This is a predicted structure of a 99-nucleotide RNA (c-di-GMP-I riboswitch aptamer) from a soil metagenome. The coordinates come from a structure-prediction model, not an experiment, and the mean pLDDT is 81. It matches the Rfam family "c-di-GMP-I riboswitch aptamer". From the family's description: GEMM was predicted in a large-scale screen for bacterial structured RNA regulatory elements. The RNAcentral record of the sequence draws on MGnify.
RNA sequence: GAUAACGGCAAACCCACGGUAACGUGGGGACGCAAAGCCACGGGUCCUGAGCGAGCCCCGCCGCAGCGGGGGGAGUUGAAGGACAGCCGGGUUACCGAA
Numbered sequence: 001g002a003u004a005a006c007g008g009c010a011a012a013c014c015c016a017c018g019g020u021a022a023c024g025u026g027g028g029g030a031c032g033c034a035a036a037g038c039c040a041c042g043g044g045u046c047c048u049g050a051g052c053g054a055g056c057c058c059c060g061c062c063g064c065a066g067c068g069g070g071g072g073g074a075g076u077u078g079a080a081g082g083a084c085a086g087c088c089g090g091g092u093u094a095c096c097g098a099a
Base pairs, nucleotide, nucleotide: 001096008033009032013028014027015026016025017024018023031086037092038091039090041089042088043087044084045083046082047081048080050077051076052075056071057070058069059068060067061066
């Protein structure tokens, strides 16, 4: 990075398998990609998950007010683990050789 050449990869979706999940692997399939090869180093996104937890419902005490227990769960808050390289940056390897 070219209206070049040889080629390469493979989004969404479908099927099978693994996983709590994000997602991954294989097959089909091509949206696209000059690194859409590889690497979780930085940022980011996603999943799991722990704490606190109201309205509400049920039970008990009770004249009311209120109290206690259970269920449920809006919302909220740090850490930890995992995933994404086709989110960006970074590292590293690689085909061609016009301008």